[in-house]
Context: one part of a larger RNA
């Protein structure tokens, strides 16, 4: 430098901001770097290269200026691609008016329900499993009524519902706060799209400090099964699991499907907006649009399975990854990190 690929076969970085870089929308002017092919003038000789001759080959050699080429340079062209100027609105972003929403943050408030703790009533079981035992319980459990603590989630509504970039978000109020959708077509006039490094966020689990501890529960005990049972089952139960700061940076972080615009048959649900016909007016249907979100399928793709305007289809740009299993999500070296470990990543042997 260059093939073919990355939904399941190896291959899409967990997400995302956004630097270099790479990529760029309409019309004019201008220049002529890049681009295309061609002519005209040069490029000493030597060296390359094709060719054509000479030492019997060859290497070497070109005698009188042997002959061509490849490449430089001028100079003639301007469609594209770049430079510079002007203008433009349909990309993009702003203005006004409207909407939806478990979208993040902080505060406080609320109800059932587990437990526990005090009191009443009661009397022998209770609890558990296939079946038992342990464990609880006459120091009065279990049931039931009443009051008290505390901690954690937040039935129903709940929806192939909605919002968030992604992790993910669910109880009711206030306060801060990001996003997105409609309709007007005002306004700025290419502000764009991607993005190596980089910086931010990043579920669980774990980590330090300090709280907090109701349920559940890794380890651990012990009861049971069993040949055995360091499991499944069952009594208990510490970390944990909540919070508050500060690490940690992983995942089946998955649509296993990066992100941007364009363009290509419909059907059918279902969320959020806006116009329209009807109609005495409102809901309530139907119709059009536009944004999200499922199903089904033209044509296409595809090994098939399958996707199918929310593409895995036809194209453009840009980024990341693969390139035979297995040694190896490893070793070593560097970065990181309290550790735990992540991150980058071979090779020798093997088949």
């Nucleotide at each position: 430098c260059u093939g073919g690929g990355c939904g399941u076969a190896a291959a899409g970085g967990g997400c995302a901001u956004g630097u270099a870089g790479g990529c760029g929308g309409u019309g004019g002017c201008u220049u002529a770097a890049g681009u295309g092919g061609g002519g005209c003038g040069u490029g000493a000789a030597a060296u390359c290269u094709c060719u054509c001759g000479g030492c019997u080959c060859a290497a070497c050699c070109g005698a009188g200026a042997g002959g061509g080429g490849u490449c430089g340079c001028u100079u003639c062209a301007u469609a594209c691609u770049g430079g510079g100027c002007c203008a433009c609105u349909u990309g993009a972003g702003g203005g006004c008016a409207g909407g939806a929403g478990a979208g993040g943050g902080a505060g406080g408030c609320g109800g059932a329900a587990u437990u526990c703790c005090c009191g009443g009533u009661g009397u022998a079981g209770u609890g558990g499993u296939g079946g038992a035992a342990u464990a609880c319980g006459u120091a009065g459990a279990g049931a039931u009524c009443g009051g008290g603590a505390g901690g954690a989630a937040c039935a129903c509504c709940a929806g192939u519902g909605g919002c968030g970039a992604a992790g993910g978000c669910g109880g009711c109020c206030u306060c801060c706060u990001g996003g997105c959708c409609u309709g007007c077509c005002c306004c700025u006039g290419a502000c764009g799209c991607u993005g190596a490094a980089a910086u931010g966020c990043g579920a669980a689990a774990g980590c330090g400090u300090g709280g907090g501890g109701a349920g559940c529960g890794a380890a651990c005990a012990g009861g049971a099964u069993u040949a055995g049972a360091u499991a499944c089952c069952c009594u208990g139960g510490u970390a944990g699991u909540c919070c508050a700061c500060g690490c940690c940076c992983u995942a089946a972080a998955c649509u296993a499907u990066g992100g941007a615009u364009g363009c290509u048959a419909g059907g059918u649900g279902u969320g959020g907006g806006u116009g329209g016909c009807u109609u005495u007016u409102u809901a309530c249907c139907c119709c059009a649009u536009c944004c999200g979100u499922g199903c089904c399928g033209a044509a296409g793709c595809u090994a098939a399975c399958g996707c199918g305007u929310u593409a895995a289809g036809c194209a453009u740009c840009c980024c990341g990854c693969c390139u035979g299993g297995g040694g190896a999500c490893u070793a070593c070296g560097g970065c990181c990190g309290c550790a735990a470990g992540g991150c980058u990543a071979a090779a020798a042997c093997u088949c």
This is a predicted structure of a 351-nucleotide part of an RNA (small-subunit ribosomal RNA, central domain) from an uncultured bacterium. The RNAcentral record of the full RNA draws on ENA and SILVA.